[in-house]
Molecule: transfer RNA
Organism: bacterium HR41
RNA sequence: GCGCCCGUAGCUCAGUGGAUAGAGCGCUGGCCUCCGGAGCCAGAGGUCACAGGUUCGAAUCCUGUCGGGCGCAC
Numbered sequence: 001g002c003g004c005c006c007g008u009a010g011c012u013c014a015g016u017g018g019a020u021a022g023a024g025c026g027c028u029g030g031c032c033u034c035c036g037g038a039g040c041c042a043g044a045g046g047u048c049a050c051a052g053g054u055u056c057g058a059a060u061c062c063u064g065u066c067g068g069g070c071g072c073a074c
Stems, first nucleotide, its partner, number of pairs: 001072007010025004018056001027043005049065005
């Protein structure tokens, strides 16, 4: 340099055009308990990497940029 894959909550990931963006773990509060843990209930937390385009509508499709991984070449 070329090709392919990936970037969504603190972490691991789902969601692949249709409206309030989700799960598990973690975190906070409550219940329970002598205390803690476990269990149960509730809650907080997101510019969906960034910019532009297509569309009535974009996390999702297209283009570019940035970052990460793998392969090829030198």